[in-house]
RNA sequence: AGAGUUUGAUCCUGGCUCAGAGCGAACGCUAGCGGCGUGCCUAACACAUGCAAGUCGAACGAGAAAGUCCCCUUCGGGGGGCGAGUACAGUGGCAGACGGGUGAGUAAUGCGUGGGCAACGUACCCAGAUGCGGGGGAUAACCUACCGAAAGGUGGACUAAUACUGCAUACGUUUACUUGGUCGAAUGGCCGAGUAAGCAAAGAUGGCCUCUUCUUGAAAGCUGUCGCGUCUGGAGCGGCCCACGCCCCAUUAGCUUGUUGGUGAGGUAACGGCUCACCAAGGCUGCGAUGGGUAGCCGGCCUGAGAGGGUGUCCGGCCACACUGGAACUGAGACACGGUCCAGACUCCUACGGGAGGCAGCAGUGGGGAAUUUUGCGCAAUGGGCGAAAGCCUGACGCAGCGACGCCGCGUGGGGGAAGAAGGUUCUCGAACCGUAAACCCCUGUCGAGCGGAACGAAAGUUUCGGGGUUAAUACCCCCGGAGCCCGACGGUACCGCUAAAGGAAGCCCCGGCUAACUCCGUGCCAGCAGCCGCGGUAAUACGGAGGGGGCUAGCGUUGCUCGGAAUCACUGGGCGUAAAGCGCGCGUAGGCGGCUUAGAAAGUCAGGGGUGAAAUCCCGGGGCUCAACCCCGGAACUGCCUCUGAAACUUCUAAGCUUGAGUGCAAGAGGGGAAAGCGGAAUUCCAGGUGUAGAGUUGAAAUUCGUAGAGAUCUGGAGGAACACCGGUGGCGAAGGCGGCUUUCUGGAUUGCAACUGACGCUAAGGCGCGAAAGCUAGGGGAGCAAACAGGAUUAGAUACCCUGGUAGUCCUAGCCCUAAACGAUGGAUGCUAGGCGUGGCGGGAGUCGAUCCCCGCCGUGCCGAAGCUAACGCGCUAAGCAUCCCGCCUGGGGAGUACGGUCGCAAGGCUGAAACUCAAAGGAAUUGACGGGGGCCCGCACAAGCGGUGGAGUAUGUGGUUCAAUUCGACGCAACGCGAAGAACCUUACCCGGGCUCGAACGGUACAGGAUCGCCCUAAGAGACUAGGGCUUCCCUUCGGGGCUUGUAUCGAGGUGCUGCAUGGCUGUCGUCAGCUCGUGUCGUGAGAUGUUAGGUUAAGUCCUGUAACGAGCGCAACCCUUGUCGUUAUUUGCCAGCAGUUCGGCUGGGCACUAUAGCGAGACUGCCGGCGAUAAGCCGGAGGAAGGUGGGGAUGACGUCAAGUCCUCAUGGCCUUUAUGUCCGGGGCUACACACGUACUACAAUGGGCGGUACAGAGGGUCGCGAAACCGCGAGGUGGAGCUAAUCCCACAAAACCGUCCCCAGUUCGGAUUACAGUCUGCAACUCGACUGUAUGAAGUUGGAAUCGCUAGUAAUCGCAGAUCAGCACGCUGCGGUGAAUACGUUCCCGGGCCUUGUACACACCGCCCGUCACAUCACGAAAGCUGGUUGCACCCGAAGUCGUCUAUCUAACCCGCAAGGGGGGAAGGCGCCUAAAGUGCGGUUGGUGAUUGGGGUGAAGUCGUAACAAGGUA
Repeated sequence: AGAGUUUGAUCCUGGCUCAGAGCGAACGCUAGCGGCGUGCCUAACACAUGCAAGUCGAACGAGAAAGUCCCCUUCGGGGGGCGAGUACAGUGGCAGACGGGUGAGUAAUGCGUGGGCAACGUACCCAGAUGCGGGGGAUAACCUACCGAAAGGUGGACUAAUACUGCAUACGUUUACUUGGUCGAAUGGCCGAGUAAGCAAAGAUGGCCUCUUCUUGAAAGCUGUCGCGUCUGGAGCGGCCCACGCCCCAUUAGCUUGUUGGUGAGGUAACGGCUCACCAAGGCUGCGAUGGGUAGCCGGCCUGAGAGGGUGUCCGGCCACACUGGAACUGAGACACGGUCCAGACUCCUACGGGAGGCAGCAGUGGGGAAUUUUGCGCAAUGGGCGAAAGCCUGACGCAGCGACGCCGCGUGGGGGAAGAAGGUUCUCGAACCGUAAACCCCUGUCGAGCGGAACGAAAGUUUCGGGGUUAAUACCCCCGGAGCCCGACGGUACCGCUAAAGGAAGCCCCGGCUAACUCCGUGCCAGCAGCCGCGGUAAUACGGAGGGGGCUAGCGUUGCUCGGAAUCACUGGGCGUAAAGCGCGCGUAGGCGGCUUAGAAAGUCAGGGGUGAAAUCCCGGGGCUCAACCCCGGAACUGCCUCUGAAACUUCUAAGCUUGAGUGCAAGAGGGGAAAGCGGAAUUCCAGGUGUAGAGUUGAAAUUCGUAGAGAUCUGGAGGAACACCGGUGGCGAAGGCGGCUUUCUGGAUUGCAACUGACGCUAAGGCGCGAAAGCUAGGGGAGCAAACAGGAUUAGAUACCCUGGUAGUCCUAGCCCUAAACGAUGGAUGCUAGGCGUGGCGGGAGUCGAUCCCCGCCGUGCCGAAGCUAACGCGCUAAGCAUCCCGCCUGGGGAGUACGGUCGCAAGGCUGAAACUCAAAGGAAUUGACGGGGGCCCGCACAAGCGGUGGAGUAUGUGGUUCAAUUCGACGCAACGCGAAGAACCUUACCCGGGCUCGAACGGUACAGGAUCGCCCUAAGAGACUAGGGCUUCCCUUCGGGGCUUGUAUCGAGGUGCUGCAUGGCUGUCGUCAGCUCGUGUCGUGAGAUGUUAGGUUAAGUCCUGUAACGAGCGCAACCCUUGUCGUUAUUUGCCAGCAGUUCGGCUGGGCACUAUAGCGAGACUGCCGGCGAUAAGCCGGAGGAAGGUGGGGAUGACGUCAAGUCCUCAUGGCCUUUAUGUCCGGGGCUACACACGUACUACAAUGGGCGGUACAGAGGGUCGCGAAACCGCGAGGUGGAGCUAAUCCCACAAAACCGUCCCCAGUUCGGAUUACAGUCUGCAACUCGACUGUAUGAAGUUGGAAUCGCUAGUAAUCGCAGAUCAGCACGCUGCGGUGAAUACGUUCCCGGGCCUUGUACACACCGCCCGUCACAUCACGAAAGCUGGUUGCACCCGAAGUCGUCUAUCUAACCCGCAAGGGGGGAAGGCGCCUAAAGUGCGGUUGGUGAUUGGGGUGAAGUCGUAACAAGGUA
């Protein structure tokens, strides 16, 4: 620090996901040790049991028992001492307000930071001052009587105090009044003086005898310590007040009556509406009041580069709470966790009358939960309470226990060791890896185990001695020092030593990419994985296992949560033309921002100083535990707040000015700017009339419609409504919506010129107010044309549409609503700055003119193109989307959804505001390359057209589908399967079926053993045969003499398979297509995919060539080179040929010859070379000459990059899988030849351009020895006999046929046609039954030119005629070749099909056989509505009203004080009554928020459901 994921690819936008760190965690697997930390996040749910707050006898009274000793005894017991002034209980004091727990509540009565109190309190502690005199009356305990189950209570009687209470005194203090000084911004504070009044106290204990009295010694007294009262001050702690800061919701916008203030009073420690009476009517709020939700706050902690974000467990500070609610008492302090009272819920006890209780203290239990510990030890240390102290108490605390919950440390060994062992895995079978790993040898001893030694943490306290202080004192007390004694929970622990022994100690996750790490097997869209992308449908590095590897390590993974990455809420640090995003437009309030100059102030700002920012934490330095974690010390820091002093550039404020921003004035012209009234002509329609006759109208074509009752057409007149042609223009005006005939009236704004006036008066604009197309709504008018709805006619599979004929709202006017839009420049407003060029509207100036046009300049508007710059690109570009400033609005993935709910506006329709659940891994923008289009342009092709002949109809042949069958083997399926694989299915072939056999096998290789000659040939028997059994004949070659070759049998390793997968493959092939294309290097352009080149202008059969050109070249294709054919030359001359010569049996037969033909070699020839025209002077095209041939002469071979997962595993090869007495192999028979049908391809025909018969010509190219087979003879014929010749330019197949000549037929189911069938034959073959071909005779079917549709062909072609060959025993209408005869037509490129190039659109890219929308149906999920039902919470009103404070009354009761001799009275108090307030409860009416709800509504999701075709191309109606 980034990465993966949208696409065919690219750039951008944008979301999702991952890698990091962390945690009070939990879960899974695993687990050796130690240290330090840490441990109910859920039910502030309920709690059994024990413990957690007591202490003081030096405040006080009283005062046991057990036990033991002694005495007495009636042996029942009694008394005394010790126990012991002890225990328990009580009065009293202090402490139970601390410590400990929890986080419910609380959004401020709270917390944090900084201040204030001139408005306060303070027990214990410290310092200082001063005092402690003298009285009184009670009361608990105890005793006694009684009530009660208990808890507890009542009466009587006794008693003490540091308990209670008068009085005295008053340094002082409080209050009132008078008054001085001083200070303060101030209410006033502080220091004084005077007068008056009020207000105190308590004793306990140790020691001593100098003085007095009794006198071992005591008392008074003295003295020490503690205590008590009053006052002042301190320290620490607390109370109150102020400023600033502290979460979410505006779908919470208004809240408030003690409310806000005043006066007075009460109350408090204290200010204050804190409370009350009266008066006034205020107070808070868009800088968010009120309401709702959530939450303890902070130091800190986690993360982060930081800024931030998240968090508040442990430790520390503050707050709040203590079963729930309320209340006060006591006290220095509480409204009190282990106190009280009341109410409520719950639990427990009960004798039913009543009582008791509060773990959110430490343990522990139940419950809840994914989940969180021991009912431990000790007060030894630290700290706290009480005490003079010893000491007691202390679940605070110190320790231990449990849990890998976290952090840190250590170990599970170290060195050597290659026969690279065994084993496992893989394998190309060679080997490779695990792997120096192990074994084995040498060594060490951490941890653990055993044994032994053994701490620090302890200082204090107490006794005593010495010294000092105090004192009258050698006493007591205090301080210092020495010695003795006593105290350790942890713990016999840490630590140390010894012993033995490698011995007891490794797992978890991952290995497709991100992301480090790869193979085998299994599985077969199954089982499963998955954080995202995505894996799995027979070769899975992604599932499961294994081997190997990677990572971390006593842990490793998973899940959850936080921050990061995320600049993905952007302060640092983002955006808004098209990706999400500019309000439809204006006016304007608050707010924000604001020109130039001078002076001042100093709020912001800056500098320096002071205070604070607790400690801990973080950081740095040092130190202590062996290190570390951890702990200690010191420093720095705590970025903050407050305050003092200073500076004055900038912002701000004040004052004074300025004119350039803004505005005013005067002058001028332009304009569909707005409102109202009036006027005008054209046209449509309607009405009336005239002329006139059969149609009109409409459409792709029609029909509905109108018209003989007279339409349409035409003429005249009239009515009425709406809109204003031409001018008219990227022209004008307006803020936008919008505005268009003419005239008048009223009225807004802008512009130009002048530079007189004001003097910053400005910009923007949340709320607010106004305007706001069309449609729509209300009321009343109006209504010509047009026209939703509706009706009809067409179209169509349907057509609730597009088209047509009609037609109502509406469109128009008046008044009022509605308030939306692709309200768009998809671009908020304002200001300044930043090259130009070309138009156009308005005004002004200059020059010029008779005038005008034209020209130059300035300002304002409106357009086009463009520099720089910007932008993802497209594009924008002084009218910015550039460079800057200010203000407003808005955005934060797609869908759900602009939906629901709520609110608000509206008559309604609906508008504005505006979510969530759920779901997806994308949704998008721009551009690129393709493909496609019922887009465009150009151009080809037997593509159409023009022609000729066919197919489709018939019969037959053949292939296919289908059907059938035991089997009808398999493959091929649009073109590009179907006379295809098959260039030959009777057996064989043959792969299929039935049946019969074999199992090293029908063929082949290796090894071992055995036999040998085997093999081969012949015969016999059974059998359908394969084969089995037996017999006979023959008896090999080489040799180093061992053996080898060869062969049989047995065993074994391999076999075999036309079994599967052509979607695992090679090879081969088809097709687009013989179409003209497909690419590369370098350069250039572009962020990039890519582009350029290859586009353009011409031209060509051609990316063929030329020219142009940021391209220049090159490759694979095209063409040419190759074969064949057409002309000539030359060489050669047998088997070919015969011109001339000779012979002849008249046949090139022979001699001879090689001229010709031919054969087959080598050459020539054709190149737009020449001429003319066109063209650009090019390429080339047109015409001509010459030539056998002319513009590629004809034909063939040759098939670019690629496409179709095209075809073939059954030609062959081959991975994997399957099979092995069978899916192999052999044999017999059958089948592939079936047959209601359907299709393809052919043959033969339907006839006279023909058929029959007779005669008679002319080829080419092939084949032939297991062959072709002549002559001759036989047969009607197929054929037979025969065997010459021929290994072929020699012989044979082999007569070519159509044609031509002659003759018959005479238009008919025929002398056409030949199917079918019968009989008789021939040939091949082991064998023609299923199932061959051919011959003869007889038979003589359909068919009379073929519907829709469709095929081939452009010249030696089509058509037509025959010949040959391959395969082959035989079988050809097929196939492959060959020659004979030999046409017609092409105007042309609109249309159909296919193709090429350029361009355009695209939502397509498995690419239009694409994509994709909505209803319906099914399943499922979440949500809304809903008669209601049921909870929580809250407001208002009323009712009731416990405890309690306060007030009041007080007839009852009453020790202290007062009066009084007393009785009694007074004062005060108590109980009680009443009143205010008030918790809980109750009633009624509301608000708000949940749950649930028959039914209902839409929405999301879901491989193969239904209906249509809306969108994407002009998507077929943009």
RNAcentral holds the sequence, with entries from SILVA. The RNA shown here (small-subunit ribosomal RNA) has 1518 nucleotides and comes from a metagenome. The coordinates come from a structure-prediction model, not an experiment, and the mean pLDDT is 85. Its Rfam family is "Bacterial small subunit ribosomal RNA".